[in-house]
Order: sequence, then structure tokens, then C1' cells
RNA sequence: GUGUGCUGCCGGGGGUGCCACAGGCUGAGACGCAAACUGCGAACCCCUAUCACUUGAUCCGGUUAAUACCGGCGUAAGGAGGUAUUUUAUGUUUUAU
Repeated sequence: GUGUGCUGCCGGGGGUGCCACAGGCUGAGACGCAAACUGCGAACCCCUAUCACUUGAUCCGGUUAAUACCGGCGUAAGGAGGUAUUUUAUGUUUUAU
């Protein structure tokens, strides 16, 4: 000097679904207020990437009450980062023996 991991600070991105109909499912998260499909806020997740999330997609196969889930598409196309401390690995240079 460069890279990795943890953490902090600042900044940024994102979703809020399904159904047996009203309490159940999945999940980190399914919330609140205004309001009228949009805004604000909360919690949560994510920030360079094969786990944030979006698109293809009202997709294909399995499965489920349905979403979810598993596999495919898929190393797909997009997608929001700086900095500091520390850790570890490594390169270069200098000095000493």
C1' cells in the first nucleotide's frame, strides 16, 4: 500500500403478502397516522452482490387451504457506499543483525 472479517459514524436503498373471514399461515419485517393508492412515520432487512428488493412473471415442475416453501429460469437483467477503529492475510520499501 492492497484485500478479508467484526464494529462505529454519516449517508442511502427496500418490501409490507396469503387464506379456511378473522384469527390463522409464512417471514427479519405483513405496523401506525393522514389520506386516497399517495404521503409521512415506526420496526425490520439490505447497501456492490449467486439471501435486501425489483423485473421476466398472471412463468415452468413439485408442494400447500392459499401465500409461503423446494427445484428450474439463474453465475439472468437491474439494484442503494463512503469513512474511521480494530483484526487477519499479503505486496513493496527502508533499517538492523